[in-house]
RNA sequence: GGGUCCGUGGUCUAGUGGUUAUGACGCCACCCUUACAAGGUGGAUGUCCCCAGUUCAAAUCUGGGCGGACCCA
Numbered sequence: 001g002g003g004u005c006c007g008u009g010g011u012c013u014a015g016u017g018g019u020u021a022u023g024a025c026g027c028c029a030c031c032c033u034u035a036c037a038a039g040g041u042g043g044a045u046g047u048c049c050c051c052a053g054u055u056c057a058a059a060u061c062u063g064g065g066c067g068g069a070c071c072c073a
Base pairs, nucleotide, nucleotide: 001072002071003070004069005068006067007066010025011024012023018056027043028042029041030040031039049065050064051063052062053061
């Protein structure tokens, strides 16, 4: 330098055009316990990497940029 794939709460992840962006772990409060763990109930946490475009409507499609993984040279 070229090619393929990826970027979504603190972490991992579902969602491939339309309802309030899903779940797990973690975190906080309460219940339970003498206490801790486990368990139960509730809660907080996302401008979906950035910019522009297409569309009535974009996390999703298109272009550019940034970052990452792998392959070729």